This is a predicted structure of a 124-nucleotide RNA (c-di-AMP riboswitch aptamer (ydaO/yuaA leader)) from a soil metagenome. Its Rfam family is "c-di-AMP riboswitch aptamer (ydaO/yuaA leader)". Rfam links the family to the GO terms regulation of gene expression and cyclic-di-AMP binding.
C1' cells in the first nucleotide's frame, strides 16, 4: 500500500502507566402483528455464511472421491461497470425442541485471517 469480511470512526470514565470499563454514529445479524404464505412438527427444526443441489462409486456410520449444476473471491495503482482470459474457495460456527413473512417494538455483533502485478471497451 492492498485483499477477504458487517467488523469502521468519534468521545467519556477509572488508572502513574500497562490496561480496564462504557456511550454514540456508521455498517451488519436475529427475534417480532394484521395481511399473505405454509400444512409442517425425531425422518427434529432453525440461524450466521459464498460455503449449496444432483448423481456414481467407496465407506459400518460420520464421511471420502469423481462428474454435472449452481454460488463466492482475486488479477489494485483515483474510483467504478461490462466483456474475455487466468486463478482460487464452496469451510466453519451457533441456537437447543423453538422461531415463515412481518410495521411498531425488542435485541445482538462490530471479529478474525491474508499478500495482489492479464487484456479490451466504457462511465465518474
Nucleotide at each position: 500500500c492492498g485483499c477477504c469480511g458487517a467488523g469502521u470512526c468519534u468521545c467519556c470514565u477509572c488508572g502513574g502507566a500497562a490496561g480496564a470499563g462504557g456511550a454514540g454514529a456508521g455498517c451488519g445479524g436475529g427475534g417480532g402483528a394484521c395481511c399473505c404464505a405454509c400444512u409442517c412438527u425425531u425422518u427434529g427444526g432453525g440461524g450466521c455464511u459464498a460455503a449449496c443441489c444432483g448423481u456414481a462409486c467407496c465407506u459400518u456410520u460420520u464421511g471420502g472421491u469423481g462428474c454435472g449444476g449452481c454460488g463466492g473471491g482475486g488479477c489494485a495503482a483515483c474510483c467504478u461497470u461490462u466483456c474475455g482470459g487466468c486463478u482460487c474457495c464452496g469451510a466453519g460456527c451457533c441456537c437447543g425442541u423453538c422461531a415463515g413473512c412481518u410495521a411498531a417494538c425488542c435485541u445482538c455483533g462490530u471479529a478474525g485471517g491474508c499478500g495482489u502485478c492479464c487484456g479490451a471497451a466504457g462511465g465518474g